[in-house]
RNA sequence: ACACGCCAGGCGGGAGAGGCCGGUUAAAACCGGCGCCGAAGGAGCAAUUCACCCCGGAAAACUCUCAGGCAAAAGGACCGCCCGGCUAAA
Numbered sequence: 001a002c003a004c005g006c007c008a009g010g011c012g013g014g015a016g017a018g019g020c021c022g023g024u025u026a027a028a029a030c031c032g033g034c035g036c037c038g039a040a041g042g043a044g045c046a047a048u049u050c051a052c053c054c055c056g057g058a059a060a061a062c063u064c065u066c067a068g069g070c071a072a073a074a075g076g077a078c079c080g081c082c083c084g085g086c087u088a089a090a
Base pairs, nucleotide, nucleotide: 005086006085007084009082010081011080012079013078018034020033021032022031023030024029035070036069037068041066042064043063044062048058049057050056
C1' cells in the first nucleotide's frame, strides 16, 4: 500500500414447527397441560486449524433444546448490493 479478510450503518432476500387443550381474561397476555421446530444466543462432540519446551487457542448449518420459536407482525443464522472504516484490532 492492498482485500480475498474483518467491523459499523443502509437497502433487499431469508427456513422450520399447534392461530392446540383447560382455567383466567378485553386479549394471540398470564397460569397449567400435551405436542412440535432450529437459523438469534448458549452448551456438547468434533473434522480442521493456529501456536508449541510445557500448558494451550480457534472451530460447523452436526448434536442438545437451557434460552428462543410454532397465523400475521416482529425476530432471524446466512446471502447479495451500497456506503464508511480497520489492518490484526472490535